This is a predicted structure of a 72-nucleotide RNA (transfer RNA) from a bacterium. The RNAcentral record of the sequence draws on ENA. Its Rfam family is "tRNA".
RNA sequence: GCACUCAUAGCUCAGUGGCAGAGCGCGCGUUUAGUAAGCUCGAGGUCGGGAGUUCGAACCUCCCUGAGUGCA
Numbered sequence: 001g002c003a004c005u006c007a008u009a010g011c012u013c014a015g016u017g018g019c020a021g022a023g024c025g026c027g028c029g030u031u032u033a034g035u036a037a038g039c040u041c042g043a044g045g046u047c048g049g050g051a052g053u054u055c056g057a058a059c060c061u062c063c064c065u066g067a068g069u070g071c072a
Stems, first nucleotide, its partner, number of pairs: 001071007010024004018055001026042002029039002048064005
């Protein structure tokens, strides 16, 4: 330099055009003599940034940024 993969909640990830989710973690409650575990409810996201396509974009296209892999 070229090609490819990845970027979504604090962490690990799902979601591949039509309401943004799960597990763990966190908070309230319940339970216990107390703690943990269990159970119930909840908070937490401008889906890395910008532009385009579309009635509609986390998802498709282009550019940028960051991380990784391969080739030279």